[in-house]
């Protein structure tokens, strides 16, 4: 270099949950928080989930259907990075 990943070193991110603010909502960002994580940086290309504003359908009660919305802390992929023992 590339690969791998230790009860190593400095030091990283922050899950439920609680709050505020944005948003139809799913969630997202700020504070407290700490389940975890060696890429829990990043990027929706693959496959998945969520959500259904709008649109579309309907027996018009409702309820279904769809992302151009959202998840990189589902799983693949691509990219890029700190340390340095076996």
């Nucleotide at each position: 270099a590339c690969a791998c990943g230790a009860c190593a070193a400095g030091g990283g991110c922050a899950a439920a949950c609680c709050u505020g603010c944005u948003g139809a909502a799913a969630a997202g960002c700020g504070g407290g928080g700490g389940c975890g994580c060696a890429a829990a940086a990043c990027c929706a290309c693959c496959g998945g989930u969520c959500u259904a504003a709008g649109g579309g359908a309907u027996u018009c009660g409702u309820u279904c259907c769809u992302a151009c919305g959202a998840c990189a802390g589902c799983g693949g992929g691509g990219c890029u990075a700190c340390c340095g023992a076996a």
c-di-GMP-I riboswitch aptamer from a Gammaproteobacteria bacterium, 86 nucleotides, folded computationally. Its mean pLDDT, the model's own confidence on a scale to 100, is 91. It was read from a public genome assembly, where an Rfam model found it. Its Rfam family is "c-di-GMP-I riboswitch aptamer". Rfam links the family to the GO term cyclic-di-GMP binding. Taxonomically the source falls in Gammaproteobacteria (Bacteria, Pseudomonadati, Pseudomonadota).